[in-house]
């Protein structure tokens, strides 16, 4: 270092990485396309060659990067490119898995006091519309750190959203029975 089990934390805009792109070691080659030479430094008067280095290809190892937050869960089964912005010459690319979506079915709330049936919905439990009103991280500036690097981790400034939540106003949503009242 694998691998198998068990226990234990934690995560759901979250998890990983076979591609990809970058780094560092390592070997090896050729300097190509358009006609000549990749560039530099040494060695030499100068070519040539040799020989560092640097760029370039390719093989091998070993790493890095691969989404920035908001919102999200009634139980089961099914299903997958399952809501919403920010950022932005660059990979938030390419792809795997998973999911609070979305469908069906219980189950419950509201549509009239109750029952079936519809319809809307999920316990803060109709739909639209309109006005206030609430709420981010990243990025961007900065200091610390880890690493040979790529690159990564802790802080601190500075702001900027949809969607969603919250207030009022407004419009707007059955159908049958049944009890009850008149």
């Nucleotide at each position: 270092c694998c691998a198998g089990u068990c226990c234990c934390u934690g995560u759901a805009g979250c998890g990983c990485c076979a591609g990809a792109a970058c780094u560092c070691c390592u070997c090896g080659g050729u300097g190509a396309c358009g006609u000549u030479u990749g560039g530099u430094c040494a060695g030499c008067u100068g070519a040539a060659c040799u020989g560092g280095c640097c760029c370039u290809c390719g093989g091998g190892g070993a790493g890095u990067u691969g989404a920035c937050g908001a919102g999200g869960a009634a139980g089961g089964g099914g299903u997958u490119u399952a809501u919403c912005g920010a950022a932005g010459u660059c990979u938030u690319c390419g792809g795997c898995g998973g999911a609070u979506g979305c469908c069906c079915c219980u189950c419950g709330g509201g549509u009239u006091u109750c029952a079936c049936c519809g319809c809307c919905c999920g316990u803060a439990a109709g739909g639209c519309u309109u006005u206030c009103u609430u709420c981010a991280a990243a990025a961007c500036c900065u200091g610390g750190g880890a690493g040979c690097g790529a690159u990564c981790c802790c802080g601190g400034g500075c702001a900027c959203a949809a969607a969603g939540g919250g207030a009022a106003a407004g419009c707007u949503a059955g159908g049958u029975g049944a009890a009850g009242a008149a």
Molecule: glmS glucosamine-6-phosphate activated ribozyme aptamer
Organism: Bacillota bacterium